Notes:
Transfer RNA from Bradyrhizobium aeschynomenes, 65 nucleotides, folded computationally. It matches the Rfam family "tRNA". Rfam describes the family as follows. Transfer RNA (tRNA) molecules are approximately 80 nucleotides in length. Gene Ontology term of the family: triplet codon-amino acid adaptor activity. Its mean pLDDT, the model's own confidence on a scale to 100, is 82.
C1' cells in the first nucleotide's frame, strides 16, 4: 500500500453496491464461433466502535505485496 461478483477492477465529500470479462437463457446462423437482447451472481477479509445511516471514519486481528 492492498483485501468489493467466478476473474480483473471502479466506487469522488458517509446516504439503498457498479463496470468489463466469464456464466445462463433467447434471437440470428450451416454452426455450441461472432453479433444482439435479457437475466442471475456480493453478509464489501474477520471482530468491534462512532453515526439516524459505514465499502468509505476509528480500534484490534488475519492474509498478500
Nucleotide at each position: 500500500g492492498g483485501a468489493u461478483a467466478g476473474c480483473u477492477c471502479a466506487g469522488u465529500g458517509g446516504g439503498u453496491a457498479g463496470a468489463g470479462c466469464a456464466g445462463a437463457u433467447g434471437a440470428c446462423c450451416a454452426g455450441g464461433a461472432a453479433u444482439c437482447a435479457u437475466c442471475g451472481g456480493g453478509u464489501c477479509g474477520c471482530g468491534g466502535g462512532u453515526u439516524c445511516g459505514a465499502g468509505u471514519c476509528c480500534c484490534g486481528c488475519u492474509c498478500c505485496a